Context: one part of a larger RNA
């Protein structure tokens, strides 16, 4: 020195555990912020260094509820001082309110966040100052007032005063911008992709949305989602690649307001003495008329056209008053019965009550004996309960030993419902026939040019959207059927709103998992975005486990009043805190064989 066999030491893998993550269903919420958010500084505790919780009224103050015999948050025991103990009033658990220091959209000015330095009012304190505490002072827009230049009226601009805005928030959403690695086995048209990211604007959703759309000559009847059609038709350096649509089957399901003709009022301008004054007949009035505009109010919304305006027909509750007077018809308004409808569009504002549902909770069957055993919930015997035999925990595997489950109950406040009532708020003539007249969304449609978007890359390129030019038609009209033309078909642009079915989940509640078990699962099961590391943006660990219970080793001995070990003593067991289990590896001790 090697091998082997025995025994240890390091070591921390395996096993076996779960406080932790990790996907996915399902319901709730979907927003919080000048009433100061989100985040965060620095503070409070007798003793307090982390965390949580609070805010100078600081592990908390007041109410109103549940719930109770104990309690004074966790790391963490412990001393000290307390508060409660039979139905109240501790703690604790849920509703409302107070407090709530600086920073921060930070907003009196100011700044290197958490700091600095004012103005006005009030109050304390001082002989005064000085300090202090309270309150108030940013900016922008909207709407109302007051004021008001150059410049008379008048704007402009000051100034007061209510509201709103601003910041923050995971994804999902519309709108403006918009790459490039990449594939194309190179690369430019092309892809990647209208993606990524930038940016502005909402919502619990957005967004679209009630035909100038499809079809095909036979019909459909807003949107939007899914499923086929379909990798089909097309596109395509016809290369890589992109890629519908019709028509069919589901989910939802809802439809509406206006512009204009035409009428009425108001005001502005111009006309202006006879036309007018709702129709007839008679009187009687005359600064009424009458055009243009602009605002209001009725009126109207369509394409087998529609509607305005005249004219007729039919079917229609009551009264009352108007417009110059009578009569009569027509019209408009207001009561009253009657009747519909409603706050998601369609007109718009809430309030009660009801019930349900949210935020604490409460009730709730049914085992005993015996063995082993350190413990019974395990074996054996005999029972019971069940609308509860999910699960979880108890000293080993429990329906009956907790705590749950299944059932069944339950709210003073507060919040909520797409549900009922009720108050309330709108609304009420209708339908047919005829008929020149008027009206039916203009720098629009269209067209050229350049681009864009459409599966559709200029193409035979329709649709769509528009930056420069041009530039209609008025229902005998316009638009569309993938170039145009014709026939034929459908629809009615140039204004506007709309629930659902879809989409997402920072956040709460339930619930699963041929998801993971500490190098795995989130970086993080532990003081985790921490320690550290970077100037800085930003990078970023490592680190679970005695034991049923701490009974966590009194007491005695060696050591230095040590570490550490021997006894003794807990325990089932030292498992002994460097603690469950304890591989390999890696150091050693004996012994035995080669060298």
């Nucleotide at each position: 020195g090697g091998c082997a066999c025995a025994c240890g030491g390091u070591g921390g893998a395996u096993g076996c555990c779960u406080u932790g993550g990790u996907c996915c269903g399902g319901g709730g919420a979907g927003g919080c912020g000048a009433a100061g958010a989100a985040g965060g500084a620095c503070g409070u505790g007798g003793c307090c260094a982390g965390c949580u919780a609070c805010g100078a009224u600081a592990a908390g103050c007041c109410u109103c509820g549940g719930g109770g015999a104990g309690c004074u948050g966790c790391u963490a025991a412990g001393c000290a001082a307390g508060c409660g103990u039979g139905a109240a009033c501790a703690c604790c658990c849920g509703g409302g309110g107070a407090u709530g220091u600086c920073c921060g959209a930070a907003u009196g000015g100011g700044g290197u966040a958490a700091c600095c330095c004012g103005g006005c009012g009030g109050g304390c304190u001082u002989c005064a100052u000085c300090g202090c505490c309270c309150g108030u002072c940013a900016g922008c827009g909207u709407c109302g007032g007051c004021u008001g230049a150059a410049u008379u009226c008048a704007u402009a601009g000051g100034c007061c005063g209510c509201c709103g805005c601003g910041g923050c928030g995971a994804a999902c959403g519309g709108a403006g911008g918009g790459a490039a690695g990449u594939g194309a086995a190179a690369c430019a048209u092309c892809u990647c992709a209208g993606u990524a990211c930038c940016u502005c604007c909402u919502g619990g959703a957005a967004a679209a949305g009630a035909a100038a759309u499809c079809a095909a000559c036979c019909g459909a009847g807003a949107u939007u989602c899914c499923c086929c059609u379909a990798g089909u038709a097309g596109u395509g350096g016809c290369g890589a690649g992109c890629g519908a649509a019709c028509g069919g089957g589901g989910a939802a399901g809802a439809g509406c307001c206006u512009a204009a003709a035409c009428c009425g009022u108001g005001c502005a301008u111009c006309u202006g003495u006879a036309a007018g004054c709702c129709c007839g007949u008679c009187g009687g009035c005359g600064u009424u008329g009458g055009a243009u505009g602009c605002a209001c109010g009725g009126g109207g919304u369509c394409a087998u056209g529609g509607g305005a305006c005249c004219g007729g027909a039919u079917c229609c509750g009551g009264g009352a008053a108007a417009g110059c007077g009578a009569c009569g018809g027509a019209u408009u308004u207001c009561c009253c019965a009657g009747g519909a409808a409603g706050u998601u569009a369609c007109a718009a504002a809430a309030c009660c009550g009801g019930c349900g549902g949210a935020u604490a909770g409460c009730u709730u069957a049914a085992u005993g004996c015996u063995c082993u055993g350190g413990a019974a919930a395990g074996g054996g015997c005999a029972g019971c309960c069940a609308a509860a035999g999910a699960g979880a925990g108890u000293g080993a595997g429990a329906g009956c030993c907790u705590c749950g489950u299944g059932g069944g109950c339950g709210a003073a406040a507060u919040c909520u419902g797409a549900c009922c009532g009720g108050u309330c708020u709108u609304c009420c003539g209708a339908u047919c026939c005829g008929g020149c007249u008027c009206c039916c969304g203009a720098g629009u449609a269209c067209c050229a040019c350049g681009g864009g978007a459409c599966a559709c890359g200029u193409g035979g390129a329709a649709u769509c959207c528009u930056g420069u030019g041009g530039g209609a038609a008025g229902u005998u009209g316009g638009g569309u059927g993938g170039a145009c033309c014709a026939u034929c078909a459908u629809c009615c642009a140039a204004g506007g709103c709309u629930a659902a079915a879809u989409a997402c989940u920072a956040c709460c509640c339930c619930g699963g998992g041929a998801c993971c078990g500490a190098u795995a699962g989130u970086g993080a099961a532990c003081a985790a975005g921490u320690a550290c590391c970077g100037u800085g943006a930003g990078g970023g660990a490592a680190a679970g486990g005695u034991g049923a219970a701490a009974a966590g080793g009194a007491c005695c001995c060696c050591g230095a009043u040590g570490a550490g070990g021997g006894g003794a003593g807990u325990u089932a067991a030292a498992a002994g805190a460097a603690c469950c289990u304890g591989a390999a590896g890696c150091c050693g001790u004996g012994u035995g064989c080669c060298u």
This is a predicted structure of a 595-nucleotide part of an RNA (large-subunit ribosomal RNA, domain I) from a bacterium. The RNAcentral record of the full RNA draws on ENA. It matches the Rfam family "Bacterial large subunit ribosomal RNA".